[in-house]
RNA sequence: AGAGUUUGAUCCUGGCUCAGGACGAACGCUGGCGGCGUGCCUAAUGCAUGCAAGUCGCACGCAGAGUGCUUGCACUCUGAGUGGCGCACGGCUGAGGAACACGUACGAAUCUACCCUCGCGUGGGGAAUAACAGCGCGAAAGCGCUGCUAAUUCCGCAUACGUCCCGCCUUUGGGCGGGGGAAAGCCGCAAGGCGCGCGAGGAUGAGCGUGCGGCCCAUCAGGUCGUUGGCGGGGUAACGGCCCACCAAGCCGAUGACGGGUAGCUGGUCUGUGAGGACAGACAGCCAGACUGGGACUGAGAAACGGCCCAGACUCCUACGGGAGGCAGCAGCAAGGAAUUUUCCCCAAUGGGCGCAAGCCUGAGGGAGCAACGCCGCGUGCAGGAUGACGGCCUUCGGGUUGUAAACUGCUUUUCGGGGGGAAGAGAAUGACGGUACCUUCGGAAUAAGCCCCGGCUAACUCUGUGCCAGCAGCCGCGGUAAGACAGAGGGGGCAAGCGUUGUCCGGACUAACUGGGCGUAAAGCGUCCGCAGGUGGCGUGGCAAGUACGGUGUGAAAUCAGGCGGCUCAACCGCCUGGGGUCAUCGUAGACUGUCUUGCUGGAGGGCUGGAGAGGUCGGUGGAAUUGCCGGUGUAGUGGUGAAAUGCGUAGAGAUCGGCAGGAACACUCAAGGGGAAGCCAGCCGACUGGCCAGUGCCUGACACUCAUGGACGACAGCGUGGGGAGCGAACUGGAUUAGAUACCCAGGUAGUCCACGCCGUAAACGAUGGACGCUCGAUCUCUGGUGGUGUAAGAGCCGCUGGGGGUCUCAGCUAACGCGCAAGCGUCCCGCCUGGGAACUACGAGCGCAAGCUUAAAACUCAAAGGAAUUGACGGGGGCCCGCACAAGCAGCGGAGCGUGUGGUUUAAUUCGACGCAACGCGCAGAACCUUACCCAGAUUUGACUUGCUACUGCAAGCUCCUGAAAGGGAGCCGCCUUCGAGGGUGUAGCACAGGUGCUGCAUGGCUGUCGUCAGCUCGUGUCGUGAGAUGUUGGGUUAAGCCCCGCAACGAGCGCAACCCCCGCGGCCAGUUAUUCGUGUCUGGCCGGACUGCCCUUCGGGGAGGAAGGUGGGGAUGACGUCAAGUCCGCAUGGCCCUUACGUCUGGGGCAACACACACGCUACAAUGACGCCGACAAUACGCAGCAACACAGCAAUGUGAAGCGAAUCGUCUAAACGGCGUCCCAGUGCAGAUCGGGGGCUGAAACUCGCCCCCGUGAAGGCGGAGUUGCUAGUAACCGCGCAUCAUCAUUGGUGCGGUGAAUACGUACCCGGGCCUUGUACACACCGCCCGUCACGUCAUGGGAGUCGACAACGCCUGAAGUCCGUGGGCCGACCUCUUCGGAGGGGGCAGCGGCCGAGGGUGGGGUUGGCGACUGGGACGAAGUCGUAACAAGGUAGCCGU
Repeated sequence: AGAGUUUGAUCCUGGCUCAGGACGAACGCUGGCGGCGUGCCUAAUGCAUGCAAGUCGCACGCAGAGUGCUUGCACUCUGAGUGGCGCACGGCUGAGGAACACGUACGAAUCUACCCUCGCGUGGGGAAUAACAGCGCGAAAGCGCUGCUAAUUCCGCAUACGUCCCGCCUUUGGGCGGGGGAAAGCCGCAAGGCGCGCGAGGAUGAGCGUGCGGCCCAUCAGGUCGUUGGCGGGGUAACGGCCCACCAAGCCGAUGACGGGUAGCUGGUCUGUGAGGACAGACAGCCAGACUGGGACUGAGAAACGGCCCAGACUCCUACGGGAGGCAGCAGCAAGGAAUUUUCCCCAAUGGGCGCAAGCCUGAGGGAGCAACGCCGCGUGCAGGAUGACGGCCUUCGGGUUGUAAACUGCUUUUCGGGGGGAAGAGAAUGACGGUACCUUCGGAAUAAGCCCCGGCUAACUCUGUGCCAGCAGCCGCGGUAAGACAGAGGGGGCAAGCGUUGUCCGGACUAACUGGGCGUAAAGCGUCCGCAGGUGGCGUGGCAAGUACGGUGUGAAAUCAGGCGGCUCAACCGCCUGGGGUCAUCGUAGACUGUCUUGCUGGAGGGCUGGAGAGGUCGGUGGAAUUGCCGGUGUAGUGGUGAAAUGCGUAGAGAUCGGCAGGAACACUCAAGGGGAAGCCAGCCGACUGGCCAGUGCCUGACACUCAUGGACGACAGCGUGGGGAGCGAACUGGAUUAGAUACCCAGGUAGUCCACGCCGUAAACGAUGGACGCUCGAUCUCUGGUGGUGUAAGAGCCGCUGGGGGUCUCAGCUAACGCGCAAGCGUCCCGCCUGGGAACUACGAGCGCAAGCUUAAAACUCAAAGGAAUUGACGGGGGCCCGCACAAGCAGCGGAGCGUGUGGUUUAAUUCGACGCAACGCGCAGAACCUUACCCAGAUUUGACUUGCUACUGCAAGCUCCUGAAAGGGAGCCGCCUUCGAGGGUGUAGCACAGGUGCUGCAUGGCUGUCGUCAGCUCGUGUCGUGAGAUGUUGGGUUAAGCCCCGCAACGAGCGCAACCCCCGCGGCCAGUUAUUCGUGUCUGGCCGGACUGCCCUUCGGGGAGGAAGGUGGGGAUGACGUCAAGUCCGCAUGGCCCUUACGUCUGGGGCAACACACACGCUACAAUGACGCCGACAAUACGCAGCAACACAGCAAUGUGAAGCGAAUCGUCUAAACGGCGUCCCAGUGCAGAUCGGGGGCUGAAACUCGCCCCCGUGAAGGCGGAGUUGCUAGUAACCGCGCAUCAUCAUUGGUGCGGUGAAUACGUACCCGGGCCUUGUACACACCGCCCGUCACGUCAUGGGAGUCGACAACGCCUGAAGUCCGUGGGCCGACCUCUUCGGAGGGGGCAGCGGCCGAGGGUGGGGUUGGCGACUGGGACGAAGUCGUAACAAGGUAGCCGU
């Protein structure tokens, strides 16, 4: 620091995902040791049991026990009680709380027990009460009455500087007078000590106020009645509306009040380069809470965790009358949960409470235990050791790897086990930890390694299994028979007592952009303007000092962090020192810039005056053309409409034509890339009213400006309301067509509407998809409209310049992802609006607006790994241009109908072997299926095999012949029998082992070969150049060609594979040679070589024309097939990986089948006849082939053929008669003297064998068929057509197929609109598996989330009314009461004061009522998303076949 993922590829935009770090974690697998930390994140759920706050006899009385002893006293201990201090600390938790709760910095109207300092005082009286005793009530908890008693308990009196209250004087300070108010004692022989009271100060702690700072929602926009302020009072330690009465009507709020949601805040922690983001567990500060809610009491301090009262819920006890309780203290239990520890030890240390002290108490604390939960450290050994052992795995079978790894040898002992010693923590005593840490000695490699990963990202590869299954997966994606992605194994990589996974946070993410983003087309400029608040603001002088800059001071707790040093052996951890940390406060300095105040300026802005252009707006009037209708005339059969028609109109007179009239709407030409307006928009002509703009002038004001959230106004069309109007057009609707359908496109009609007035609506692809304003930045040119100089003219028009304002085009720089922009989309400033992946969704809910339609604002669940922009190369288009081809057209002959042949499908079958399937399968593999072939079926056999190679052992034996058996294969017997150096070799057989064998599967694992586009003219490369890049250029363009053939031009220049040429055959000539002839010669014969034709010559760039010539523009034909496409074809030609079979899926044999037959298709043959058939006669080829052969010739037979047989391994002999054709004759249009299928009979040939299932001949039989529907094929010249001949395969043959040969020998091509295929350029594209593409919506099915929903069930916070506990306060207080005062007959009475009780205000809670907010469920219902192969259509993408899209 980046990477993967949208595409065929590219650049960009943009989301998703990954690599890093962290954690109070959990889960899986695994687990040796130690140190230091950490450990209920969930139910602030409920809690059994124990403990967590007591202490003081030097405040006091009593009781019990004990000691000393003398009845009594003294002393000690214990117990409860009175009294004092503490219990408000410490410890726990984070529910609540959005608040002065917290943080930080300030402030004034306060209190403060214990502690410290200073000053003063502590005199004299009185009273009650618990304990205790007695009596009584109760189950208990407890309680009542009577009586006795003490004090550091309580109450008066005296005194009191000062404090406090009142009054007066006094500027503050202060002074004077009056009033009120204290105290406690104890110990000690004593000295003295500890106390007590008043006052002042300090320290500590606490209360209160203020500025600033830190969460989300505006789909929460208005809130508030003690509310805001005042006066007076009450209350408090204290200010205050804290509370009350009265008065005023304020106060808060877009700088976000009020409401809702969420949350303890901070130091800090994690992350990040930083800015920032997230978090708030441990430790520390603050706050809040203590079962829930309310309340006060006591006290210095509490509205009190282990106190009280009341209410509520819950739990427990009960004798049913009543009572008791509060672990969010430490342990522990239950529950919840993915999940969080011991009912441990000690007060030794630190600290706290009480006490004079000894001391007591202390689950604070110190320790130990449990847990890999985290961090840190250590170990599981170290060195040597190759024949690279065994084993495993892989293998091309050679080997490689695991791997110096092991074994083995030597060494060491951290850890471990045994023994011994043994701390610090403690200044005098005291050690829970702990016989711990640590030290030492002995023993022995001993006790100690796992987890994850290995397709890319990302470091690490093979085998086997599996076969879209099982599974994996963070993203992209793997798995459908060779998976580096699943599972196992071997090997490898990473980390290591851990390793992975999951969750969460930051990072990467510049993906919320302050640092540091954008908005023409990717998401994004409000439809337009006006404008308050707000933000921003020209030139100059002066003042101030808020911002700003610098400096000082204060504070920013400790811990944490950083640097340094130090302590545990290191580290983690800990200690010390230093530094750092604020948007903080305060003081000072500066005065540029911003701000503010003052005063000026004219350049910004505005105004005045003089002119100008214009469909700018509103209102009124007015004109002609045209359409339609009505009236009338002329006139007759149609008209209208379309691709073609029909509906419609018309003999009741249409249409056409002429005249007249009516009415409504829109304004041809001018008209333009033209003008105006803020936008929407604005068009005949005239008038009225009116807005804006521009030029000139430089007269006036003097910054008056720009922008603008909220707000306001305007705002096309459609639509709505009321009333008019209605010619044409025309949603809906009707009819006619089209169509598979046609609720469309086309046609005929036609209502709203379109028009007017008034009022709504407020949206558009309201677009320049480009907010407004200002400044700056090269040129060229056109145009609209001003001013001005020159020229021109009689005046003009015009022309050449200069200078303003508008509208366009091209372009430099610059910008941009590119396209493009270029008066900006460049360079800058200011302000506003808007965006943050796609879908869901221009939606739901809520709210506002609207008559309605609806508009504005605007989510989430869920889902996807993309969705997009621009450009590139292709492909495609019912896009365009150019150009080819028997592509069409023009012709000729066919096919499609018939019969037959062959192939195929289908069917059948035991089997009908298999493959080939549009062109490019179907007379194809097959250039020869009766057996064989043969792969199929049935049957019979066989197992090292029919065949190859090797090894072991045995075997004198094979082959051949004969015989037996059998359908054959096979089995058996006999005969015969090679060589020899007698070992053996070779061969054979038998047994056995390796192996053979397979036309079994996969052509989608392959090689090779082939088909096809296509004999089409294309396909590429190097260098250079252009482009960010894919890529382009070259190869495009102009011309030309059969051709990317050539020429010219050109940022290209060259080159390669193709084309052409080189090769073969034929055509002309020459030369040479030549046999097989009876001989010689010749030759048009055979062979070879050469010549010739090359755009060479002439006109002419090319093209075109001409001459000569056998041949002329490639002379004809063949061979030759670029880069590639179709996962095209072939595993059954061959080869071959993998898989499968191995007494069978191998091999052999006999027989059958491949030949079946209702049908269908393909390719052919023969015909349908007279251009013919038949008979007789006559003529002319070429290529080929021949010894298991071709066979002359002769004879026999009607013939097939047979018999005999010459010649010929062939320019010698043979096949070999060529046929069409010509001549003569018959037939006479007929299913025939055409046609020959089929069938009957008789023969011939091949062959072991013609039944299934061959061919040929003869005789007889004589079917369909009279030229073929839609459609379709070939061919452009020696071609088509017609005619015969040969050959391969082959015993024979289904051959009419295939492939060659020659003979006869045409017609037509105007032309390129159309069909098909192709080439080049261009255009559009949402296609790239590439149009056989892509893709939309309804419906049907499944799953999921969600809206509405009669309702129903909760939750929360308020409000009205009723009721109202405890308790403070107020009132009353006839009942009750010790101190003090007065009186007293000493009994008491009265006063003062207090209490109970009662009344009142407030008041938790409860009840009730109507609403609000929010959630769960909900019959039914709405749309939505997703889901390999459902239905219907074809909307969009190519002019997508009606251009598309937006609003209504």
The RNA shown here (small-subunit ribosomal RNA) has 1448 nucleotides and comes from an uncultured Chloroflexota bacterium. The coordinates come from a structure-prediction model, not an experiment, and the mean pLDDT is 85.